Notes
Model confidence (mean pLDDT): 84 of 100. A computed fold for an 84-nucleotide RNA from Pelotomaculum propionicicum, annotated as c-di-GMP-I riboswitch aptamer. Of the family's consensus pairs, 95% are formed in the model. The source organism's lineage runs through Bacteria, Bacillati, Bacillota, Desulfotomaculaceae and Pelotomaculum.

RNA sequence: UAAAAGAAAAGGCAAACCCAUACGAAAGAUGGGGACGCAAAGCCACGGGUCUAAAGCUAAUGCCAUGACAGCCGGGUUGCCGUG
Numbered sequence: 001u002a003a004a005a006g007a008a009a010a011g012g013c014a015a016a017c018c019c020a021u022a023c024g025a026a027a028g029a030u031g032g033g034g035a036c037g038c039a040a041a042g043c044c045a046c047g048g049g050u051c052u053a054a055a056g057c058u059a060a061u062g063c064c065a066u067g068a069c070a071g072c073c074g075g076g077u078u079g080c081c082g083u084g
Stems, first nucleotide, its partner, number of pairs: 006083001012038002017033005023028001036071001042077003046074003049069003056063002
C1' cells in the first nucleotide's frame, strides 16, 4: 500500500400482540403503541412459493387471481460505517 475476516461508533427499520380506520369480500394495508429480530427487515411483483376467493364457474363438496405477501427464497437496483 492492497485485500479479507471480525469488532466498534452514529444511527435506521420494526415481528408477535393491542387500539383505531367512511380502506378492502377476504388475505392484507394504513396510523398509533410495542420490540421478536434484521447489515439492506431500503425499494421493485421479474421467477418460484405462500395466503385469500369477491366476481365467475360447478348438481355439490368445491375450483379459480385479475387481489395480497419484499420480515419466504432467488433476482434487480440504491444506500451507512470503516479496519480500532